[in-house]
RNA sequence: GCACCGGUAGUUUAAUGGCUAGAAUUUCCGCCUUCCAAGCCGAAGAUCCGGGUUCGAAUCCCGGCCGGUGCA
Numbered sequence: 001g002c003a004c005c006g007g008u009a010g011u012u013u014a015a016u017g018g019c020u021a022g023a024a025u026u027u028c029c030g031c032c033u034u035c036c037a038a039g040c041c042g043a044a045g046a047u048c049c050g051g052g053u054u055c056g057a058a059u060c061c062c063g064g065c066c067g068g069u070g071c072a
Base pairs, nucleotide, nucleotide: 001071002070003069004068005067006066007065010025011024012023013022018055026044027043028042030040031039048064049063050062051061052060
């Protein structure tokens, strides 16, 4: 340099173009307990960036950035 794959809460991830972006874990509040742990209820927190297509984009298209793999 070229090709392919990927990028979503702090972390691990789900999501046939219909989104109010779901779950686990984490953090915080409360319940329970003599206290702690465990358990239960609730809350907080995310689509890498810029354009395009579309009534509607995390999803499709183009470009960029980052990571991985292969070739040179």
Predicted 3D model of a 72-nucleotide RNA (transfer RNA) from a Candidatus Woesearchaeota archaeon. The source organism's lineage runs through Archaea, Nanobdellati and Candidatus Woesearchaeota. The sequence was found in a public genome assembly. Rfam family: tRNA. Rfam's curators write: Transfer RNA (tRNA) molecules are approximately 80 nucleotides in length. By type it is a transfer RNA.